The RNA shown here (SAM riboswitch aptamer (S box leader)) has 101 nucleotides and comes from uncultured Flavobacterium sp. The organism belongs to Flavobacterium, within Bacteria. The RNAcentral record of the sequence draws on MGnify. Its mean pLDDT, the model's own confidence on a scale to 100, is 78.
[in-house]
RNA sequence: UUAUCACGAAAGGCAGAGGGAAUAGACCCGUUGAAGCCUUAGCAACCCUUUAAUCUUUAAAGAAGGUGCUUAAUUCUACCGCAAUUUAUGCGGAUAGAUAA
Numbered sequence: 001u002u003a004u005c006a007c008g009a010a011a012g013g014c015a016g017a018g019g020g021a022a023u024a025g026a027c028c029c030g031u032u033g034a035a036g037c038c039u040u041a042g043c044a045a046c047c048c049u050u051u052a053a054u055c056u057u058u059a060a061a062g063a064a065g066g067u068g069c070u071u072a073a074u075u076c077u078a079c080c081g082c083a084a085u086u087u088a089u090g091c092g093g094a095u096a097g098a099u100a101a
Stems, first nucleotide, its partner, number of pairs: 001101005010040005018029003023078004041070003046066002048062006074096001079093005
C1' cells in the first nucleotide's frame, strides 16, 4: 500500500489468577482452572498446487508447504451521517486494531 474481518474449527499436559489489543463505560469468561508455554487434532484458503477459459485476469477443485485462527460480530459503545426522535433503537461510514501478500 492492497484485500479481508456477523462463516468455520478443541482436546490433553505443565502452570496457578487473571483474561476478552490499548483508554473509559457496559457486558462476558475464569480455581468445575484465566494468561503463558508444549503436544496432538481441526478450521479456513491469504500465499500456494492443479485444471479450464474470454489468460495483466477469472472460475472450479485441492491442502503437501509458509502464515493465521479454533467463547461471544474485531464482544458492544465512543467520532460522523441517515431513519426515527422525548428516549430507547436500527443502518451506513470513519478512526483504531488484527491477519495476509